[in-house]
Context: one part of a larger RNA
RNA sequence: CGCAGGAAGUUUGCGCGGGGCUGACCUUAGUACGAGAGGACCGGGUUGGACUAGCCUCUGGUGAACCUGUUAUGCCGCCAGGUGUACGGCAGGGUAGCUAUGCUGGGGACAGAUAAGCGCUGAAAGCAUCUAAGCGCGAAACUGGCCGCAAGAUUAGACUUCCAUAUAGGGCCGUGGGAGACGACCACGUGGAUAGGCCGCAGGUGUACAGGUAGGAAUACCAAAGCUGAGCGGUACUAAUAGCCCGAAAC
Numbered sequence: 001c002g003c004a005g006g007a008a009g010u011u012u013g014c015g016c017g018g019g020g021c022u023g024a025c026c027u028u029a030g031u032a033c034g035a036g037a038g039g040a041c042c043g044g045g046u047u048g049g050a051c052u053a054g055c056c057u058c059u060g061g062u063g064a065a066c067c068u069g070u071u072a073u074g075c076c077g078c079c080a081g082g083u084g085u086a087c088g089g090c091a092g093g094g095u096a097g098c099u100a101u102g103c104u105g106g107g108g109a110c111a112g113a114u115a116a117g118c119g120c121u122g123a124a125a126g127c128a129u130c131u132a133a134g135c136g137c138g139a140a141a142c143u144g145g146c147c148g149c150a151a152g153a154u155u156a157g158a159c160u161u162c163c164a165u166a167u168a169g170g171g172c173c174g175u176g177g178g179a180g181a182c183g184a185c186c187a188c189g190u191g192g193a194u195a196g197g198c199c200g201c202a203g204g205u206g207u208a209c210a211g212g213u214a215g216g217a218a219u220a221c222c223a224a225a226g227c228u229g230a231g232c233g234g235u236a237c238u239a240a241u242a243g244c245c246c247g248a249a250a251c
Base pairs, nucleotide, nucleotide: 001152005163006162007161008160009159010158011157015149016148017147018146021049022048023047024046025045026044027043033038051106052105053104054103055102059100060099061098062097066093067092068091069090070089071086072085073084074083075082076081110144111143112142117137118136119135120134169246170245171244172243173189174188175187176186177185194239195238196237197235198234199233200232201231203228204227205226211222212221213220214219
């Protein structure tokens, strides 16, 4: 821009793409078969490999702004307690998120029409013949079935609702996000829990400072303490104020 009024939402599916793999074991059954040695088809079940999609409960990784220990040195006058620098100084852990080596799922069944092939009926050709007329079975291939996209499918579809003289609706702007390069998408904007703060909880660290008690002291105990990102919930304290713009009737 189009889809011959303008919108919001819900859809159909023309068409396109993805997927399609495979082992072993148990059983049927030591059966059929075979002199024996050996040893099935068909069918039922279990468990793997590779590949793939999603996810973070578990196992781990990461997690420079979470916690702790500790070395050297500077500073905060000193003690105590902090803090800067030294690769994040070094070291031990670790929430959310992101992750694989972790977890869950997938390949199918089934249907249609077939290939080679196997048949039925059956003439030409009194027989025979799956074929000439006719009919049936039969593959990971084909068409569906499963998953995703999809009406610019210009053949521009359908349904529901709203708006009609300044509205329906949309945008700007702001607070943000399981969304994201930017646009976009999604949530919210006081009739409000959108983010921050605060409160509580979970989780993480691992028992703070000061004080007391014991000890000559190191230290131990009073103490699961103190501190604490992204998590879960609550709460208008802060910020989302006010407002502006776009927005239809052709032949």